[in-house]
Context: one part of a larger RNA
């Protein structure tokens, strides 16, 4: 010097920030992923000039829910950092080429009949699609090859609008693989059997021992393996001249994780926070037969704790998502709130006032001090109070913020200072009290009758909306 502090006095005001560092402990409400009627059919409603016409619902379908929010548990590790490589994939975007015919069966909803307390769930009968399937075609794609040539595989419609297929490039983005560089412990010295590399062969979007059968006997390590402890990394923060040393809160990249453990499924992307399935612990309804559910999302509870906040507004702005759009949706986000926690700026008034008033405090009783300090007299209105105007942010509409900001008038010193410290180290002294007692202490040390060290007062020094102590960093 600093700090995501905290604890004790104290407290006026704005701006910008930043607030569960411990229990990744358990959770009670509510909200935090929805949307398309320009894919489909049905039901219902209001309407109606009876042709239609608007809208609301659940369902199948698309697209999103792998974004964006939280956390740091686990990882010492190609996980981060830095530079390389080569055998990969990419919905939506851009951009080049062709294509976009012909049939065909189902299902939910809905209707009927049932099971169950619940959660849901059976049977039976009919429906529609850009929802499933069959077939043609098929530069171009893919595979085999003797380069002739065989074989394989595609669409969803459509008035447009907008879409759908096949397929080359990009653009972003991701999966992999490598040098190098990442905390302490030899009171851890040897570790290793899919272990190491070959060879077939599987898997993969892709390389690999990723798996698998055989084969060989390797492979890492004192340049530190294995093992145990410890820990999310990094731009960066704090300090320091520097070199370094400590650290990784906010903010921003990456990574891991979502009650704890395992799996896939769907999909362009997952091994999936608010999906699914299995076990387990936990908490809940229950007709005891069986369900139900995960706040390390935003508020908020309750426990831990020194210790860390509103169950607040609003999609105006930005950005995401669906939609052609209108528009919805958004606890991302932008505000407001609460905390002096921080960092920054302002005020608590200016000048003028000596018989140096009164008081208090010392006093050698003369007088000293406090002190121009108060009164008194003259001014100003920052901020605050009251009225009145009111934005920017919003290139046309639309402003939560906000009747804020600011402007402008009124009244009026008006409402606004404290904490620590004064033995030395360190800046600042008497006085009374106590009497090795009560106490003080960062070291040295002080106190056993005159104590500048305790305590209380007067005076002072030192910061100042703060100031001391703890605590931890260099």
């Nucleotide at each position: 010097a600093a700090c995501g502090a905290a604890c004790g006095c104290u407290g006026g005001c704005g701006g910008c920030g930043c607030g569960c560092c411990u229990a990744a402990c358990a959770c009670a409400u509510g909200c935090a992923a929805g949307u398309c009627g320009g894919a489909c059919g049905c039901a219902c409603u209001c309407u109606u000039u009876c042709g239609g016409g608007a809208g609301u619902g659940a369902g199948u379908g698309g697209c999103g829910g792998a974004c964006g929010g939280g956390u740091g548990a686990g990882u010492a590790a190609c996980g981060c950092g830095u530079g390389g490589g080569a055998a990969c994939g990419u919905g939506u975007c851009c951009u080049g080429a062709g294509g976009u015919c012909c049939g065909g069966g189902a299902u939910a909803g809905c209707c009927g009949c049932g099971g169950g307390a619940a959660a849901c769930u059976g049977c039976g009968g009919g429906u529609a699609a850009c929802a499933c399937c069959g077939g043609a075609u098929g530069u171009g794609c893919c595979c085999c090859u003797u380069u002739g040539g065989g074989g394989g595989g595609a669409a969803a419609g459509u008035u447009u609008a907008c879409g759908c297929c096949u397929u080359g490039g990009g653009a972003g983005c991701g999966g992999c693989c490598c040098g190098c560089g990442u905390c302490g412990g030899a009171u851890u010295a040897g570790g290793u059997a899919g272990u190491u590399g070959g060879u077939g062969g599987g898997g993969u979007a892709a390389c690999g021992g990723c798996c698998u059968a055989c084969c060989a006997a390797g492979c890492c390590a004192u340049c530190g393996a294995u093992c145990c402890g410890u820990a999310g990394c990094u731009g960066g923060u704090c300090u320091g001249a520097g070199a370094g040393g400590a650290u990784g809160a906010c903010c921003a990249g990456c990574c891991a994780c979502a009650c704890u453990g395992g799996g896939a499924c769907u999909g362009a992307g997952a091994c999936a926070c608010g999906g699914c399935c299995c076990a387990g612990a936990c908490u809940c309804c229950u007709a005891c037969g069986g369900g139900a559910g995960g706040c390390a999302g935003c508020a908020g509870u309750g426990g831990g704790g020194a210790a860390u906040c509103u169950u607040g507004g609003a999609c105006a702005a930005u950005g995401g998502g669906g939609g052609c759009a209108a528009c919805c949706c958004u606890g991302a986000u932008c505000c407001a709130g609460c905390g002096a926690c921080g960092c920054c700026g302002c005020g608590u008034g200016g000048g003028u006032g000596a018989u140096g008033a009164a008081g208090g405090c010392c006093u050698u009783c003369g007088g000293g001090u406090u002190g121009u300090a108060a009164a008194g007299c003259c001014c100003u209105u920052u901020u605050g109070c009251c009225g009145g105007g009111g934005a920017c942010g919003a290139u046309g509409a639309u402003g939560a913020c906000g009747g804020u900001a600011c402007c402008c008038g009124g009244a009026g010193a008006a409402g606004a200072a404290g904490c620590a410290c004064c033995g030395g180290c360190u800046a600042a002294c008497u006085c009374u009290g106590u009497g090795c007692c009560a106490g003080c202490a960062g070291c040295c040390g002080c106190g056993g009758u005159a104590a500048g060290a305790c305590a209380g007062a007067g005076g002072g020094u030192g910061c100042c909306a703060g100031c001391g102590u703890u605590g931890u960093u260099c």
Small-subunit ribosomal RNA, 5' domain from an uncultured bacterium, 474 nucleotides, folded computationally.
Model confidence (mean pLDDT): 88 of 100.
The RNAcentral record of the full RNA draws on ENA, Greengenes and SILVA.
Rfam family: Bacterial small subunit ribosomal RNA.